[in-house]
Small-subunit ribosomal RNA, central domain from an uncultured bacterium, 349 nucleotides, folded computationally. It matches the Rfam family "Bacterial small subunit ribosomal RNA". The coordinates come from a structure-prediction model, not an experiment, and the mean pLDDT is 87. RNAcentral holds the full RNA, with entries from Greengenes.
Context: one part of a larger RNA
RNA sequence: CUGGGCGUAAAGGGCGUGUAGGCGGCCUGAUAAGUCUGGAGUGAAAGUCCACUUUUCAAGGGUGGAAUUGCUUUGGAUACUGUUAGGCUUGAGUGCGGAAGAGGUAAGUGGAAUUCCCAGUGUAGCGGUGAAAUGCGUAGAGAUUGGGAGGAACACCAGUGGCGAAGGCGGCUUGCUGGACGAUAACUGACGCUGAGGCGCGAAAGCGUGGGGAGCAAACAGGAUUAGAUACCCUGGUAGUCCACGCUGUAAACGAUGAAUACUAGGUGUGGGAGGACUGACGCCUUCCGUGCCGCAGUUAACACAAUAAGUAUUCCACCUGGGGAGUACGACCGCAAGGUUGAAACUC
Numbered sequence: 001c002u003g004g005g006c007g008u009a010a011a012g013g014g015c016g017u018g019u020a021g022g023c024g025g026c027c028u029g030a031u032a033a034g035u036c037u038g039g040a041g042u043g044a045a046a047g048u049c050c051a052c053u054u055u056u057c058a059a060g061g062g063u064g065g066a067a068u069u070g071c072u073u074u075g076g077a078u079a080c081u082g083u084u085a086g087g088c089u090u091g092a093g094u095g096c097g098g099a100a101g102a103g104g105u106a107a108g109u110g111g112a113a114u115u116c117c118c119a120g121u122g123u124a125g126c127g128g129u130g131a132a133a134u135g136c137g138u139a140g141a142g143a144u145u146g147g148g149a150g151g152a153a154c155a156c157c158a159g160u161g162g163c164g165a166a167g168g169c170g171g172c173u174u175g176c177u178g179g180a181c182g183a184u185a186a187c188u189g190a191c192g193c194u195g196a197g198g199c200g201c202g203a204a205a206g207c208g209u210g211g212g213g214a215g216c217a218a219a220c221a222g223g224a225u226u227a228g229a230u231a232c233c234c235u236g237g238u239a240g241u242c243c244a245c246g247c248u249g250u251a252a253a254c255g256a257u258g259a260a261u262a263c264u265a266g267g268u269g270u271g272g273g274a275g276g277a278c279u280g281a282c283g284c285c286u287u288c289c290g291u292g293c294c295g296c297a298g299u300u301a302a303c304a305c306a307a308u309a310a311g312u313a314u315u316c317c318a319c320c321u322g323g324g325g326a327g328u329a330c331g332a333c334c335g336c337a338a339g340g341u342u343g344a345a346a347c348u349c
Base pairs, nucleotide, nucleotide: 004320005319007303008302012317014201015200016199017198021194022193023192025088026087027086028085029084030083031082033081034080035077036076037075038074039073040072041071042070048066049065050064051063052062053061054060091191092188093187094186095184098181103177104176105175106174107173108172109171110154115149116148117147118146119145120144121143125136126135162169163168206247207246208245209244210243211242215241216240220236221235222234223233258316259315260314261313262312263311266294267293268292269291270290271289272288273287274286275285276284298305299304322349323348324347331342332341333340334339
C1' cells in the first nucleotide's frame, strides 16, 4: 500500500462559514469522452506457463502454442457515467399568513442581601472551631432602628423546560437584530451534500492600556493541627473576579459518539405548532418539529446503543496503526509574554 478501524481499547477536527476538489433528483433527445464489443498494427529474442519431443533417466536441449493483463488505429453498441439541448417538481430556496423562546447586541431601570460610613437605643462581650487561638470590642463592638454610599449577582417562577453552530445564554423595560418551527403551495426550477487550504467565532485562567473594586479570593501574613504541615481548619488579605478596547486560542471545548440523506416494531412523559370529531373550554384522535425514559429486530468484546442508532445503506471530510521516550527536541509559523500550532529520532520494554 491493500485491508481494518475511530462511545469506553489507539483514533471525530472545539464550532461554524465557505474556495478548490469529490459526490449528486425525475423525464426526453443528441453526442459517443469514459464503458462494452469486433478487426488491424505493435507488444524483439532469451526467460515464464502448457503440450509434444530429445540426452537410455534427469538437469539441460529442441519444436509448437499460450501469456505478454499494455499502447496506437479503426468499425460497431448506447444501459450507466460524462458533455450538450429541452422539460418537470418531490430535494433546495423564496413568498403569504401564524406562533414559541435565558438566541445576540446597546441603552435604561428594580428589589432582596453582603460590606462600609453617619446618627439613635444599649452594655460586655463578639467572632470562630472538633476544641481553640490569632482577630474585633469600654476610644462603646456585636445586637437593634433610621439615613446614606458603592459594587457585584439576579431568590421564588425553574422544569433530563427553552434558545443557540459550538463556546454559551436567566431580574424588568425599550430599540436594533440572527436563526429554527408549524400551516399554505403562489413563485424559482436541482440552484443540492460534503468540504483539504482560507476566513470567522471560541469557557476559564493569563497578558496590554485605562477605569472600577462590595463580596469572594491564588500569592502572602498570622493562629491552630501535626513527628513535621511550605496543606486540609480559622482570622486577615493582594492580583484577579467587574467594565471598555486589544491580545491569547486552549479545556474531561464530552453525547469522550464528524456532517448530510433515506429506510427499519412498539410503549410512555414533556416543550412548540397544525388539523379532525364534539354545542363546547378541557379531555380524545391524527400529524409535524424538538427534548427525555423504556424496549423488539439488528448491532456490540462486553457495557450498552436501539427512529435523537453505536441498526441497514450511500456520499464527503478529519483521524488511528504497540507502551515509554513525547505532545518532548529541532526547524518553521503565530504571540507582548506566558505559550500555542505543526511534530520526530536515538534508546528502551